[in-house]
Context: one part of a larger RNA
RNA sequence: CGCAGGAGUUUUGAGUGGUGCCGUCACUAGUACGAGAGGACCGUGAUGGACAGACCUCCGGUUUGCCAGUUGUGCCGUCAGGCGCACCGCUGGGUAUCCGAGUCUGGUUAGGAUAAGCGCUGAAAGCAUCUAAGUGCGAAGCCAUCCGCAAGAUGAGAACUCCAUUGAGGGUCGUUGUAGACGACGACGUAGAUAGGCUGCAGGUGUAAAGACGGUGACGUCAAAGCCGAGCAGUACUAAUUGCCC
Numbered sequence: 001c002g003c004a005g006g007a008g009u010u011u012u013g014a015g016u017g018g019u020g021c022c023g024u025c026a027c028u029a030g031u032a033c034g035a036g037a038g039g040a041c042c043g044u045g046a047u048g049g050a051c052a053g054a055c056c057u058c059c060g061g062u063u064u065g066c067c068a069g070u071u072g073u074g075c076c077g078u079c080a081g082g083c084g085c086a087c088c089g090c091u092g093g094g095u096a097u098c099c100g101a102g103u104c105u106g107g108u109u110a111g112g113a114u115a116a117g118c119g120c121u122g123a124a125a126g127c128a129u130c131u132a133a134g135u136g137c138g139a140a141g142c143c144a145u146c147c148g149c150a151a152g153a154u155g156a157g158a159a160c161u162c163c164a165u166u167g168a169g170g171g172u173c174g175u176u177g178u179a180g181a182c183g184a185c186g187a188c189g190u191a192g193a194u195a196g197g198c199u200g201c202a203g204g205u206g207u208a209a210a211g212a213c214g215g216u217g218a219c220g221u222c223a224a225a226g227c228c229g230a231g232c233a234g235u236a237c238u239a240a241u242u243g244c245c246c
Stems, first nucleotide, its partner, number of pairs: 001152001005163007015149004021049007033038001051106005059100003066093005071086006109144001111143002117137004169246004173189005194239003197235005203228003211222004
């Protein structure tokens, strides 16, 4: 821009993409078969490998704005306590997130038409013949089934609702994240929990400083302390004002 009024929501599915894999064990059954040795089809159950998708409860990794320990040095006048720099200084842990080595799921079908092949009936050709008329079975393959996308399917579909003259809806702007390079997409904008703050909880670290007490002292106790990113809730304290445009 189109889909001949403008919108919001829900859809149909023409098409199109994906999946499609392979073992092992057990039962049937030591049966059929076979002199024996050996040893099934068909059917059923269990369990794996690789591959694919989704997810983070568990197991792990990450976690440079979390916590603690610690070395050197500089600074805060000194002590104590801290901060900066040294690969995040180093070391031990680590929430959310994102991941895999973790977890879950998938490869189905009792469908349809067929290939090779195997048939039935059956003439031409009194017989025979799966074929000439007719008719059936039959593949990891084909079409469906299963999982996605999908009306620019210009053949532009359908349903419901709203607005059509002071107005539906959209944009701009702001607070933002389940979204994201930017646009876009989603949530919210005071009739408000959208983000921040605060409070509580979860979770991480591991018992802060100061003081008191005990100990000559290192240190211990008061103390699961103190601190704390992203998590889950609550709460208008702060910021989402008012407008303008189509």